[in-house]
RNA sequence: UCCUCGGUAGCUCAAUGGUAGAGCAUCUCGCUGUUAACGAGAGGGUUGCUGGUUCGAAUCCAGCCCGAGGAG
Numbered sequence: 001u002c003c004u005c006g007g008u009a010g011c012u013c014a015a016u017g018g019u020a021g022a023g024c025a026u027c028u029c030g031c032u033g034u035u036a037a038c039g040a041g042a043g044g045g046u047u048g049c050u051g052g053u054u055c056g057a058a059u060c061c062a063g064c065c066c067g068a069g070g071a072g
Stems, first nucleotide, its partner, number of pairs: 001071007010024004018055001026042005048064005
């Protein structure tokens, strides 16, 4: 320098153009003599950044940043 893959909640990951979700974690409530476990609920997101396409973008396109792997 080039190629491929990835960047989404505190963590691990979904969502293949039409309301951004799950598990774990945190908090509240229930249950229990108490804790744990279990059950119910809540909070938590400028989807790496900037533009473009589109009625509509996490998703498609371009550039840039970061990480992993490969070629030279």